[in-house]
RNA sequence: GGGCGCGUAGCUUAGUCUGGUGGAGCGUCAGGCUCAUAACCCGAUGGUCGCCGGUUCAAAUCCGGUCGUGCCCA
Numbered sequence: 001g002g003g004c005g006c007g008u009a010g011c012u013u014a015g016u017c018u019g020g021u022g023g024a025g026c027g028u029c030a031g032g033c034u035c036a037u038a039a040c041c042c043g044a045u046g047g048u049c050g051c052c053g054g055u056u057c058a059a060a061u062c063c064g065g066u067c068g069u070g071c072c073c074a
Stems, first nucleotide, its partner, number of pairs: 001073007010026004020057001027045003031041002050066005
């Protein structure tokens, strides 16, 4: 230098193909239960969807560029 992937909440990730309210588990906080703790139950807390731009009534999703990262080729 070229090719193919990946980037979504504090962590692990679904959703992208086929555009239409961004969700789950863990975590954290509060409450219940208990003599107390754990477990369990209930509620709350969470995201510029890497960044910039384009298309569109509407973009995590489609298109272009770019950054980081992994693998392969040279």
Transfer RNA from uncultured Methanomassiliicoccus sp., 74 nucleotides, folded computationally. The coordinates come from a structure-prediction model, not an experiment, and the mean pLDDT is 85. Rfam family: tRNA. From the family's description: Transfer RNA (tRNA) molecules are approximately 80 nucleotides in length.